This is a predicted structure of a 477-nucleotide part of an RNA (small-subunit ribosomal RNA, 3' major domain) from Halomonas citrativorans. NCBI's taxonomy places the organism under Bacteria, Pseudomonadati, Gammaproteobacteria, Halomonadaceae, Halomonas. It was read from a public genome assembly.
[in-house]
Context: one part of a larger RNA
């Protein structure tokens, strides 16, 4: 000057109280540990590894394991030699690949050749998802959106440093005022930006529909209209700007008026110096070190899906605020031509057939669900639960045996609310109900977006844990 303290003040945070819902028992699903294993490719390991890389392992992907194969090599650049390239077949074999037979003869040319492609030989090199993330770059993660990290000159001190950044209010905040041996200043606050909330202008098509007309069983269906909504471009709007009361007459806090909104109005992007030799050499690059008929490459089947077990993330439920039946209403965001797929006809369904329209405010996905409205269980392992299993099929897809999703019928398991212990959440929030995307031939209960319906509860900082700040102790540094 730092760290550290079961010293001390002062403050904050769903940190704890005070609530609501879970986890932790059940069954499945996904990750991860052990373990098997020919192989179960790797990497991630307290917070901050554990539905994480993987926005999607039947082959491929794929890195791993077994067999067969190749060696200038699947990929790049030189050389020399052939032969256009391509295209059709046949035979062996899992397949790579390997023999083989047929067609085809192109473009530029100074007729020497020559471009792009094959193929053949030599070697120079290729090649590696080997190793090191403790040699790195570039990316992140975390303390953390916490308020903090520092520099110039000056001044104090023999030095190391200090001062400034400390002190007395405030504030989400090193925010702002005040006061001061400091005076200013970068870096972080905050603003500046997307976005949402209110009004205005402008536009009016595919979206809208107040008034005036047509038309139908009915519908903006159709003349029209530019008022509403929306929709997408410019603007206004909030600044503690007005009032009152506290306050040092400062900052500033408390209360009210207007207002679509009020004191950062939600939400988001956005991450200071710097920690953790914190992750990633397997995105990518990249020093160094290893391999070069193999630790490179190529196919086929396998494996990544194993299962005494243990543990994290989830989805399902154990029921009456419910479970089935019938019938009825309101979203927002999204995607879509190798695609979304209407109608209508078949099937119980999953789906088939047919086909209309849409490069989409035009058509389509596309029935939103929870709700409401009537009905029916009456507490039972039940009309809960739905896990296992047999059987039939449908769809994708060279191909579902290992190892897919979904239908139907039978089957009907645990489980009657869950010890210690632990988790998230402060308002359009928790819960709690559907909806659409990306990956994607197919394959979600993970993600990631949207919307519906919507609570409790905060007295207060002793106490747990994290972190700011000033201050003492110290045999640490």
């Nucleotide at each position: 000057u730092g760290a550290c303290g079961g010293g001390g003040g002062c403050c904050c945070g769903c940190a704890c109280a005070a609530g609501c819902g879970g986890u932790g028992g059940a069954g499945c699903a996904u990750g991860u540990g052990g373990u098997u294993u020919a192989a179960u490719u790797c990497g991630a390991u307290g917070c901050a590894a554990c539905g994480c890389g993987a926005a999607g392992a039947a082959c491929c992907u794929u890195a791993c394991c077994u067999a067969c194969c190749c060696u200038u090599g699947a990929c790049a650049u030189c050389u020399a030699c052939a032969g256009a390239a391509g295209c059709c077949g046949g035979g062996a074999g899992a397949g790579a690949u390997c023999c083989u037979g047929g067609u085809g003869u192109g473009c530029c040319u100074u007729c020497g050749g020559g471009a792009a492609c094959u193929g053949u030989a030599a070697g120079a090199c290729a090649g590696g998802u080997g190793c090191u993330g403790c040699a790195u770059g570039g990316c992140u993660g975390u303390c953390g959106u916490c308020a903090g990290c520092u520099c110039g000159u000056g001044u104090u001190g023999u030095g190391a440093a200090a001062u400034g950044u400390u002190g007395g209010g405030u504030u989400a905040a090193g925010u702002c005022c005040c006061g001061u041996a400091a005076c200013g200043a970068g870096c972080g606050c905050a603003a500046c930006c997307c976005u949402u909330g209110u009004c205005c202008u402008u536009a009016u098509u595919u979206g809208c529909c107040a008034g005036c007309a047509c038309a139908u069983a009915a519908u903006g269906g159709u003349g029209g209209g530019a008022a509403c909504u929306c929709u997408a471009a410019g603007g206004a709007g909030a600044c503690u700007g007005c009032c009152g009361g506290u306050g040092a007459c400062a900052a500033a806090c408390c209360g009210g008026a207007g207002g679509a909104a009020g004191g950062u109005g939600g939400g988001g992007a956005c991450g200071a110096c710097g920690u953790c030799a914190a992750g990633u050499c397997a995105u990518c690059a990249u020093g160094g070190c290893c391999c070069u008929u193999a630790c490179g490459g190529g196919u086929a089947g396998g494996g990544c899906u194993a299962c005494a077990c243990a543990c994290g993330u989830g989805c399902u439920a154990c029921a009456a605020u419910g479970g089935c039946c019938g019938g009825u209403a309101c979203a927002a965001a999204g995607g879509g031509u190798u695609g979304c797929c209407a109608a209508c006809u078949c099937g119980c369904g999953a789906g088939a057939g047919u086909g209309c329209g849409c490069c989409a405010a035009u058509c389509c996905c596309g029935g939103a669900a929870a709700g409401c409205c009537g009905g029916u269980c009456u507490c039972a392992g039940u009309c809960c639960g739905g896990a296992u299993c047999g059987g039939a099929g449908u769809c994708u897809g060279c191909a579902a045996c290992u190892c897919g999703a979904c239908u139907c019928c039978g089957u009907g398991a645990a489980g009657u609310c869950g010890g210690a212990a632990u988790c998230g959440c402060u308002a359009g929030u928790a819960a709690u109900c559907g909806u659409g995307a990306a990956u994607c031939a197919g394959a979600a209960u993970g993600u990631c977006a949207c919307g519906g319906u919507g609570a409790a509860u905060a007295c207060g900082u002793u106490c747990c844990c994290g972190g700011g700040c000033c201050u003492u102790g110290u045999a640490c540094a």